[in-house]
Molecule: transfer RNA
Organism: Candidatus Komeilibacteria bacterium
RNA sequence: GCGGAUGUAGUACAGUGGUAGUACACCUGCUUCCCAAGCAAGCAACGCGGGUUCGAUUCCCGUCAUCCGCU
Numbered sequence: 001g002c003g004g005a006u007g008u009a010g011u012a013c014a015g016u017g018g019u020a021g022u023a024c025a026c027c028u029g030c031u032u033c034c035c036a037a038g039c040a041a042g043c044a045a046c047g048c049g050g051g052u053u054c055g056a057u058u059c060c061c062g063u064c065a066u067c068c069g070c071u
Stems, first nucleotide, its partner, number of pairs: 001070007010024004018054001026042001028040003047063005
C1' cells in the first nucleotide's frame, strides 16, 4: 500500500427499514437476626460524518479504531 471482518448499556451478545432487546453487573425495595440466594422495580447504549428514504442500528459513501490475510 491492497483486501476482508468487527464496532450496539459498565461487560458479553441479539436485533437485515417502522417504540433498541436479553443476560450478568450497578442501584432501590421485599424476603432473612445478618450475609448469600431468590423475587420485583429502576438506571444505562447504536464509533464518527454525510447520502438514500415518509422513516436508517439496518441500505450506500467516506472516515476512525481493533483484528486477520496479501504485498